[in-house]
Molecule: c-di-GMP-I-GGC riboswitch aptamer
Organism: Syntrophomonadaceae bacterium
RNA sequence: UCCGAUAAUGGCAAACUCAAUGAAAAUUGAGGACGCAAAACCACGGGCCUAAGGUAUUGGAGCAAGGGUUGAAUACUAUGGUAGCCGGGUUGCCGAAG
Numbered sequence: 001u002c003c004g005a006u007a008a009u010g011g012c013a014a015a016c017u018c019a020a021u022g023a024a025a026a027u028u029g030a031g032g033a034c035g036c037a038a039a040a041c042c043a044c045g046g047g048c049c050u051a052a053g054g055u056a057u058u059g060g061a062g063c064a065a066g067g068g069u070u071g072a073a074u075a076c077u078a079u080g081g082u083a084g085c086c087g088g089g090u091u092g093c094c095g096a097a098g
Base pairs, nucleotide, nucleotide: 002098003095004094011036012035016031017030018029019028020027021026034084040090041089042088044087045086046085047082048081049080053077054076055075056074057073058072060070061069
C1' cells in the first nucleotide's frame, strides 16, 4: 500500500411516527434501527424520482366572430432532488490474517 476480523475505540442511521419547509420528489429536526469501513463531503458522467414553471395537444366556460382570456385533462421537459443506485473526485479512524 492493497485488503477488511465474530478485534478494539468511537461514528452514521433505512423503513416507520411526529413537527417544519416545499407544487412535488425530497430535505431538516426529534424519536427509531434495516443496514453501513467511507452510509464522511462534492450533482462532474450515467441511472432513477418529481414536474411548480415552460411547451404541445384536446375538451369546457365566455365572446357576434377572429384573436386572445379563464379553468381542466393528457404528453414532453430539470432549472428541482437522490452521494443509503453506480462510476468519478476530495478527505479520513483502527490494524488480525494474507